Annotation:
Predicted 3D model of a 263-nucleotide part of an RNA (large-subunit ribosomal RNA, domain VI) from a metagenome. The full RNA is in RNAcentral, with records from SILVA. It matches the Rfam family "Bacterial large subunit ribosomal RNA".
Context: one part of a larger RNA
RNA sequence: CGCAGGAAUAUUGAAGGGAGCUGAUUCUAGUACGAGAGGACCGAAUUGGACGUACCGCUAGUGUGCCGGUUGUGGCGCCAGCUGCAUCGCCGGGUAGCUAUGUACGGCACGGAUAAGCGCUGAAAGCAUCUAAGCGCGAAGCCAUCCCUAAGAUGAGUAUUCCAACACGUAAGUGUAAAGGACCCCAGAAGACUACUGGGUUGAUAGGUUAUAGGUGGAAGUGCAGUAAUGUGCGUAGCCGAGUAAUACUAAUUGUCCGACAG
Repeated sequence: CGCAGGAAUAUUGAAGGGAGCUGAUUCUAGUACGAGAGGACCGAAUUGGACGUACCGCUAGUGUGCCGGUUGUGGCGCCAGCUGCAUCGCCGGGUAGCUAUGUACGGCACGGAUAAGCGCUGAAAGCAUCUAAGCGCGAAGCCAUCCCUAAGAUGAGUAUUCCAACACGUAAGUGUAAAGGACCCCAGAAGACUACUGGGUUGAUAGGUUAUAGGUGGAAGUGCAGUAAUGUGCGUAGCCGAGUAAUACUAAUUGUCCGACAG
C1' cells in the first nucleotide's frame, strides 16, 4: 500500500514445511520342520541405541556487581577494620537465568490409490492364458492421518461485537468529533533496531522497602581462655544479584495526534 466504510476479538485452511530410523530380549515354542544337529514364519510384549522437540522439579555445569578463605603490594596517619591492583590475583562454594551429561515426550495405529509380484473370471485362439473388456490382493515408497506456518490464498475467505454522530449554512461547504489506535512513559522469561507482550494512579509495571525462599558459613565489636598464634560466648551470626509475596515510598506527569461519505 492492498483486501471498496472504519475498528476489536475469535477463526477456516488453499498451499508450504517438519517428522518418518532401528537393535536386543521374552512369550508363542524347544512348537511347525528335521533321522539328528539344529530351529522358525505369523502374532504379542518388554527394554535399549541414535535422532528430534520441550523444560530446569531432580543430577551436573556456568554463574566477571553473591558469600567466604588466602598471597604479594599500594592506600585510608598507626593498631584493628576496610579497600585498589595483580587472568574474577588465586582458591572453596553458589541464587536466578542459560544449559546437558539431566527430566518428560515423539516415530504409532487406521485408511485410500499403487510398484514389482501374486491372483479371479476370461476371450482373441472350442484348449490354455493375471489382460485384450472386467475384478481382487500387494511396500519402510505416494496421498492422507500427527506437528508447525499459513487469507498478499490480489481467488485477499468466515463469525461475533462496536462506531458511522452533531452544529451552522439555501447550497457549495465549514467547524466539532465516534468506535478504536498511536505518540510518550514504566517494564518484560519479547528483543540487533523495529516488532510483540504487560502496565500507566480507577495503578503492583519496574525500582526501593519489609518479610521470606535460597546462597555463603559464623560478621564487626566486645567478654573469656592462652605468653602468643589462636580458640570460644553474645549468635544458625553477619552479608547477599536476578526468586516469591506484601507495601504507592520513587518513577509510569500533564497531554497531544491519527481515525469514514465515496460511487